The RNA shown here (Fluoride riboswitch aptamer (crcB RNA motif)) has 61 nucleotides and comes from a Bacteroidota bacterium. The sequence was found by an Rfam model in a public genome assembly.
[in-house]
RNA sequence: UUGCUGCCGGGUGAUGGAGUUCGCCAUUAAUUGCAAUUAUGCUGAUAACUCCUACUAAUUU
Repeated sequence: UUGCUGCCGGGUGAUGGAGUUCGCCAUUAAUUGCAAUUAUGCUGAUAACUCCUACUAAUUU
């Protein structure tokens, strides 16, 4: 000096916030949904679970 590994942190997992767990990444990184030639269309606020907020549909007051 470089590579690998461990620990503690950091970032990140298709639009918001919080908790828990899991995965990925080492900064030209992880990540940035799908279909259609175009126009355009479809699912979902989660990576998973729970709660809140926003949006949509139905019912009741």
The coordinates come from a structure-prediction model, not an experiment, and the mean pLDDT is 75. The source organism's lineage runs through Bacteria, Pseudomonadati and Bacteroidota. The model forms 100% of the base pairs in the Rfam consensus.